[in-house]
RNA sequence: GCCGCCUUAGCUCAGUUGGUAGAGCAAUUCACUCGUAAUGAAUAGGUCGCGAGUUCGACUCUCGCAGGCGGCC
Numbered sequence: 001g002c003c004g005c006c007u008u009a010g011c012u013c014a015g016u017u018g019g020u021a022g023a024g025c026a027a028u029u030c031a032c033u034c035g036u037a038a039u040g041a042a043u044a045g046g047u048c049g050c051g052a053g054u055u056c057g058a059c060u061c062u063c064g065c066a067g068g069c070g071g072c073c
Stems, first nucleotide, its partner, number of pairs: 001072007010025004019056001027043005049065005
């Protein structure tokens, strides 16, 4: 230099064909217990890496940029 993949909650990751985003763990509260742990229930937590475009509508499609990983020379 060229090619490919990844970026979504604090962490690890889903999200199918475009129709208003979820799980597990972690956190908080409550129950249970003499108390803690464990267990059960509930709650909170997201400009979906950034910017543009297409569309009635974009995490999803297109383009550019940034970061990470891999391959080729």

The RNA shown here (transfer RNA) has 73 nucleotides and comes from an Actinomycetales bacterium.
The RNAcentral record of the sequence draws on ENA and Rfam.
Its mean pLDDT, the model's own confidence on a scale to 100, is 81.
It matches the Rfam family "tRNA". The family's RNA type in Rfam is transfer RNA.